Record summary
A computed fold for a 354-nucleotide part of an RNA from Humulus lupulus var. lupulus, annotated as small-subunit ribosomal RNA, central domain.
Context: one part of a larger RNA
RNA sequence: UUGGGUGUAAAGCGUCUGUAGGUGGCUUUUUAAGUCCGCCGACAGUGACACUUAGAGACAAAAGCUAGGGUAGUGAAUGGAAUCUACCAAGCUAGAGUACGAAAGGGGCAUAGGGAAUUUCUAGUGGAGCAGUGAAAUGCGUAGAGAUCGAAAAGAGCACCAACUACGAAAGUACUCUACUGGGCAAACACUAACACUGAGAGACAAAAGCUAGGGGAGUGAAUGGGAUUAGACACCUUAGUAGUCCUAGCUGUUAAUGAUGGAUACUAGGAGUUGUGCGUAUCGACCCGUGCAGUGUUGUAACUAACAUGUUAAGUAUCCUGCCUAGGAAUUAAGUUCUCAAGAAUGAAACUC
Numbered sequence: 001u002u003g004g005g006u007g008u009a010a011a012g013c014g015u016c017u018g019u020a021g022g023u024g025g026c027u028u029u030u031u032a033a034g035u036c037c038g039c040c041g042a043c044a045g046u047g048a049c050a051c052u053u054a055g056a057g058a059c060a061a062a063a064g065c066u067a068g069g070g071u072a073g074u075g076a077a078u079g080g081a082a083u084c085u086a087c088c089a090a091g092c093u094a095g096a097g098u099a100c101g102a103a104a105g106g107g108g109c110a111u112a113g114g115g116a117a118u119u120u121c122u123a124g125u126g127g128a129g130c131a132g133u134g135a136a137a138u139g140c141g142u143a144g145a146g147a148u149c150g151a152a153a154a155g156a157g158c159a160c161c162a163a164c165u166a167c168g169a170a171a172g173u174a175c176u177c178u179a180c181u182g183g184g185c186a187a188a189c190a191c192u193a194a195c196a197c198u199g200a201g202a203g204a205c206a207a208a209a210g211c212u213a214g215g216g217g218a219g220u221g222a223a224u225g226g227g228a229u230u231a232g233a234c235a236c237c238u239u240a241g242u243a244g245u246c247c248u249a250g251c252u253g254u255u256a257a258u259g260a261u262g263g264a265u266a267c268u269a270g271g272a273g274u275u276g277u278g279c280g281u282a283u284c285g286a287c288c289c290g291u292g293c294a295g296u297g298u299u300g301u302a303a304c305u306a307a308c309a310u311g312u313u314a315a316g317u318a319u320c321c322u323g324c325c326u327a328g329g330a331a332u333u334a335a336g337u338u339c340u341c342a343a344g345a346a347u348g349a350a351a352c353u354c
């Protein structure tokens, strides 16, 4: 827990789909639930507290009590109104969607192929060093290393192109060809006729590391051994090197999962870029020039901001829905619960302290 906030101070769920719920285009009609107006009444109820005047009793004093007058807001009775919301019925096309043909893309999944490099192995040449560092040593080498040149094998990654570029919901995606396949954008018109937005629970996807089973294992490399450095060195440096990294089938469900910025819609100066796709102009044609839509960066006005900055891709002006925050620590904790093979994940306090 109101108010107020959520780029950097506490705070946007990692991302999406979507149920309930909330909210919702334009025009006409119906109803009258909300709404608005009148009247009745002073009854009931709400609330910590529901007015005011007079009076009697009681009392230390007051309130409560009785009577009269008055009464904002809520509920109940009753009669109307029809601006808005809602309901009924009908229509519309600017939101949303479908169809049509075209282009762009490192979107996804699967198969096949490629060359460079690295390591190993094998054959030749050759004959003493190589490797490594700040300097060294461990290490490799006359049982012929390193170097050089042929043959072969293996696994992993894909130089240049490459961009402040493209695609994807995010995670992420780049050698080449092919098959299948998702999404978005522009243009033109045709169709449906509000079918929309958000979204508690829920579901799906989700880097790296890790786990299970089976393969694979070139390079790299937690752990570990050795050599150095150092006062020490459970490190930085070095030499080896297992798990892992790769593939298949499952699990885990986390991150500085970041734009540290939830989603949707509308509006609000410009300048110079770039990607996709149109139109106009021009031309034999292309470029150029002007301009529209959709993306993607940059600079910047108003505005906003504590400042930094943001600034038509808003952190501006507004509306709708949703998650979250409420001084620091204790606390990514304890207990309980749910999930998991485990590791752990999710939810999540208090005492105490300042």
Stems, first nucleotide, its partner, number of pairs: 004325003007308002012322001014205004021198003025092004031086001033085002035081004043075002051069005095195001096192003107181002110178001112176002114158001118154003122150001124148002129140002166173002210251006219245002224240004262321006270299002273296008303310001328353002336347004

Annotation: It matches the Rfam family "Bacterial small subunit ribosomal RNA". The RNAcentral record of the full RNA draws on SILVA.